Context: one part of a larger RNA
C1' cells in the first nucleotide's frame, strides 16, 4: 500500500459558499476515447514450464514446443461509460397565489427592579452567618414617600414550542434584508451532488482605540474558617462584562452521529399548511407535506442503544483513524500587536 473502521473503544473538519477534480436522471441518432473479438507485426539469448536427446544416473547440457504485453499496426462490435446531436420531466430552478417565524441588520419607545443623589417623614440599629467579624450608622443610617441620574437586562407569555448554516436569536414599533413551508402545475428543460485547496461566517474570554460603567464581578484587601486556608462563607472591590471600529479564530464549537440521494411495517404528541367527509356553522373525525420529541415491527450494535430526523439496506464525494506515553510537544513554514493558533515529528520508553 491493500484492507477494515470514525455515537460512547483511535477517528467526523465549528459551519457555510464554492474554482479545480471525482460523480451523475429519461429517451432516440450517430462517432468509436475506454470495453470486447479477430488479424498481423513485435515481444534477442538465456532463465521459467512441458516434451525428446547427451554426459553410467543426477546437476548440468543439446533440441523442439508452449508461455509472457497497460505493447503497436489494421478490421470489426456498440450493451455499458464517453463524446457530439436531437427530444423528455420525474431531478433542480423560475413564476403565481397563500403562510408561520426570538433569523439578520438600524433606529426610536416602554415598564418593572438594582443603585446613586436631592428633600419629607422617623430615630438606633442596618447588613451578614452555621454561627460570628470586617463593613455601613446620632455628620442621622435601614425603613418609609415624593423627585431626579444612569446602566445592563428584558417577568408573565414560554412550551425536549419557533427561527437560523453553524456560532447563535425572546419587551414594543418602524425601515432595510436573507432563507423556509404549503397549494397549484404556467415557464426553463438536468441547469444537479460533493468539493482538496480557497473565500466567508464563527459562543465566551483575550486584545487595541475610544466611549461607557447601574448591577455582578477574576485579581487585590480585609473579615471568618482551620494545624494552615493564598479555597469554599461573608464585607469591599479594579479589569472586564456594555457601546463603536479593528484584531484573535479557538470550546464538552456535542446529536461526542459529514454532505446528498433513494428504499425499508407501526403507534403516539406537538408546531406550520394544504385537501375531504360530515354539519346550517363551530366542534370533531379521516386523509396528506414540512419540522419538532417519544415509544418501537424488522434490520444493526461488543453491549449501550440506533430504530423513516437511522447507528437499517444502497450509490456518489469530501474529512479523519491505525496501541499507550512522550505530545497537539520541539523543529521549521505560515498567521497573529500580544496572548498565541494552524501545520507537526522523533529519540527514549512501556
Nucleotide at each position: 500500500c491493500u484492507g477494515g473502521g470514525u455515537g460512547u473503544a483511535a477517528a467526523g473538519g465549528g459551519c457555510g459558499c464554492g474554482c479545480a477534480g471525482g460523480c451523475g436522471g429519461c429517451c432516440c441518432c450517430a462517432a468509436a476515447a475506454g470495453u470486447c473479438a479477430g488479424a498481423u507485426g513485435u515481444g534477442a539469448a538465456a532463465g521459467a514450464u512441458c516434451a525428446a536427446g547427451g554426459c553410467u544416473u543426477a546437476a548440468c547440457u543439446u533440441u523442439g514446443a508452449c508461455a509472457u504485453g497497460u505493447c503497436a499496426u489494421c478490421u470489426g462490435a456498440a450493451a455499458c461509460u464517453u463524446u457530439g446531436g436531437g427530444a423528455c420531466u420525474u431531478g433542480a430552478g423560475u413564476a403565481u397565489c397563500a403562510g408561520a417565524g426570538g433569523g439578520g441588520a438600524a433606529a426610536g419607545c416602554g415598564g418593572a427592579a438594582u443603585u446613586c443623589c436631592u428633600g419629607g417623614u422617623g430615630g438606633a440599629g442596618c447588613g451578614g452567618u452555621a454561627a460570628a467579624a470586617u463593613g455601613c450608622g446620632c455628620a442621622g443610617a435601614g425603613a418609609u414617600c415624593a423627585g431626579g441620574a444612569g446602566g445592563a437586562a428584558c417577568a408573565c407569555c414560554g412550551g425536549u414550542g419557533g427561527c437560523g448554516a453553524a456560532g447563535g436569536c425572546g419587551g414594543c414599533u418602524u425601515u432595510c434584508u436573507g432563507g423556509c413551508u404549503g397549494a397549484c402545475a404556467a415557464c426553463u428543460g438536468a441547469c444537479g451532488c460533493u468539493g482538496a485547496g480557497g473565500c466567508g461566517c464563527g459562543a465566551a474570554a483575550g486584545c487595541g482605540u475610544g466611549g461607557g460603567g447601574a448591577g455582578c464581578a477574576a485579581a487585590c484587601a480585609g473579615g471568618a474558617u482551620u494545624a494552615g486556608a493564598u479555597a469554599c462563607c461573608c464585607u469591599g472591590g479594579u479589569a472586564g462584562u456594555c457601546c463603536a471600529c479593528g484584531c484573535c479564530g479557538u470550546a464538552a464549537a456535542c446529536g461526542a452521529u459529514g454532505a446528498u440521494u433513494a428504499c425499508u411495517g407501526g403507534g403516539u404528541g406537538u408546531a406550520g399548511g394544504g385537501g375531504g367527509u360530515a354539519u346550517c356553522g363551530a366542534c370533531u373525525c379521516c386523509c396528506u407535506c414540512u419540522g419538532u420529541g417519544c415509544c418501537g415491527a424488522a434490520g444493526c450494535u461488543a453491549a449501550c442503544g440506533c430504530g423513516a430526523u437511522a447507528a437499517g439496506u444502497a450509490a456518489u464525494c469530501c474529512a479523519c483513524c491505525u496501541g499507550g506515553g512522550g505530545a497537539g510537544u520541539a523543529c521549521g513554514g505560515c498567521c497573529g500587536c500580544a496572548a498565541g493558533g494552524c501545520u507537526a515529528a522523533a529519540a527514549c520508553u512501556c
Molecule: small-subunit ribosomal RNA, central domain
Organism: uncultured Oscillospiraceae bacterium